This is a predicted structure of a 264-nucleotide part of an RNA (large-subunit ribosomal RNA, domain VI) from Dehalococcoidia bacterium UBA4060. Model confidence (mean pLDDT): 88 of 100.
Context: one part of a larger RNA
RNA sequence: CGAUGGAGAUUUGCGAGGAGCUCUCCCUAGUACGAGAGGAUUGGGAGGGACGGACCUCUGGUGUGUCAGUUGUCGCGCCAGCGGCAGUGCUGGGUAGCCAUGUCCGGAUGGGAUAAACGCUGAAAGCAUCUAAGUGUGAAGCCCACCUCAAGAUGAGAUCUCCCACUGGUUUAACCAGGUAAGACCGCAAGUAGACUACUUGCUUGAUAGGCAGCGUGUGUAAGCACAGCAAUGUGUUGAGCUGAGCUGUACUAAUGGUCGAGG
Numbered sequence: 001c002g003a004u005g006g007a008g009a010u011u012u013g014c015g016a017g018g019a020g021c022u023c024u025c026c027c028u029a030g031u032a033c034g035a036g037a038g039g040a041u042u043g044g045g046a047g048g049g050a051c052g053g054a055c056c057u058c059u060g061g062u063g064u065g066u067c068a069g070u071u072g073u074c075g076c077g078c079c080a081g082c083g084g085c086a087g088u089g090c091u092g093g094g095u096a097g098c099c100a101u102g103u104c105c106g107g108a109u110g111g112g113a114u115a116a117a118c119g120c121u122g123a124a125a126g127c128a129u130c131u132a133a134g135u136g137u138g139a140a141g142c143c144c145a146c147c148u149c150a151a152g153a154u155g156a157g158a159u160c161u162c163c164c165a166c167u168g169g170u171u172u173a174a175c176c177a178g179g180u181a182a183g184a185c186c187g188c189a190a191g192u193a194g195a196c197u198a199c200u201u202g203c204u205u206g207a208u209a210g211g212c213a214g215c216g217u218g219u220g221u222a223a224g225c226a227c228a229g230c231a232a233u234g235u236g237u238u239g240a241g242c243u244g245a246g247c248u249g250u251a252c253u254a255a256u257g258g259u260c261g262a263g264g
Base pairs, nucleotide, nucleotide: 001152005163006162007161008160009159010158011157015149016148017147018146021049022048023047024046025045026044027043033038051106052105053104054103055102059100060099061098062097066093067092068091069090070089071086072085073084074083075082076081110144111143112142117137118136119135120134164264166178167177168176169175183260184259185258186257187203188202189201190200191199208254209253210252211250212249213248214247215246218242219241224237225236226235227234228233
């Protein structure tokens, strides 16, 4: 821009893409078959491998604004306590998030038309013949069925809901301009989203982010003081103190505002 008023939702599916794998064991059954050795068709059940998708409850990894320990050195006047630097200084843990080695799920099933192949009826050709007319069965393959996208499918589809028939000009037109409606966009606070854009939530009629409070999680008994010990240190106060991203609550801070948008 189009889709012939302007919008908001929900859809149909032309078409396109994805998936499609396979093994072992048990029962049928040591049956059919076979002198024996051996050993099924069929039908039913169980467990795997690789591959793929999703997720983070569990098992783990990472986790550079989390907690603790610790070395050297510099600084805060000194002690104590802290801070900086040394690859996050090093080491031991670890929330959210992300992730696999972890968890769950998938290939199924059914239908249609067929290939090779096997048939029925059946002439040409008194017989025979699956084929010439006619008519069946039949595959991991083909078309559906399963998952995803999908009406710019210009062949532009469908359903539901909302807004109404304004004002001025005029060459009277499916014209031009203006303010609006439903609604949308810009802007702003953000994230379940993300390279940007898009998407999603919120904008005071408000829990969108920050702060704060409570809870959770992690770390593992802070500092100070007291006591014991010559001291190193230990004990008590104390499962203490601290705690990013998690959950719930709370307007304290920041979400001020603006522009478009039909008359068929």